[in-house]
């Protein structure tokens, strides 16, 4: 001088379901779409100020009212997927390479 990188700072991107119970409520009534509250399941996160991701990009979206498995149910698990999209800069513990100077 320069390469890579943990981490950090700032900015940006993303998702927020399902079961059960209660309440409200159109309707003659039953049924039931919808909204609110609480609980349970999975998960990093289920509107949490938190969590995750930020091109080395499966965070997340499309395909998808998809396919197989599992479950009380479900974007619960896997496939789909070396498919298509998808949001950036700085610094930098540490490390490699190269050049120069000094000493031996």
């Nucleotide at each position: 001088u320069u390469u890579a990188c943990a981490g950090g700072c700032u900015g940006g991107g993303g998702g927020u379901g399902u079961c059960c119970a209660c309440c409200a409520g159109a309707u003659u009534a039953u049924u039931g779409a919808u909204g609110g509250u609480g609980u349970a399941c999975u998960g990093a996160g289920a509107u949490a100020g938190a969590c995750c991701c930020u091109u080395u990009g499966a965070a997340c979206c499309u395909g998808a009212u998809c396919c197989g498995g599992u479950u009380a149910a479900c974007c619960c698990c896997g496939g789909c997927g070396u498919a298509g999209g998808g949001a950036a800069g700085c610094u930098g513990c540490u490390u490699g390479a190269u050049c120069g100077a000094g000493a031996u």